[in-house]
RNA sequence: CGGGUUCGUUCGGGAGAGCACGGCUAGUCCGUCGCCGAAGGCGCAACACCCGGAACCGCUCAGGCACCAAGGACCGGCGAACCGC
Numbered sequence: 001c002g003g004g005u006u007c008g009u010u011c012g013g014g015a016g017a018g019c020a021c022g023g024c025u026a027g028u029c030c031g032u033c034g035c036c037g038a039a040g041g042c043g044c045a046a047c048a049c050c051c052g053g054a055a056c057c058g059c060u061c062a063g064g065c066a067c068c069a070a071g072g073a074c075c076g077g078c079g080a081a082c083c084g085c
Base pairs, nucleotide, nucleotide: 001084003083004082005081006080007079008078009077011076012075013074018033020032021031022030023029034065035064036063040061041059042058043057047052
């Protein structure tokens, strides 16, 4: 240092999919069908050949599907540690 990695953060940005139908004890409750994938989870190629082995690919268990709220991979901000120069 205008660099990299990891972790943290009551900071910012952040998609997709039914204003579906029915029930009634009318609760963000239960059931039915349809749908989404960017929390998490599972699967696998090259490679390796014991074990393993990636994703924003696939599966949709979980979660979610008007608006709002919450969540949200990832990106940025801030902080810390380590590394590099």
Molecule: Glycine riboswitch aptamer
Organism: Rhodocyclaceae bacterium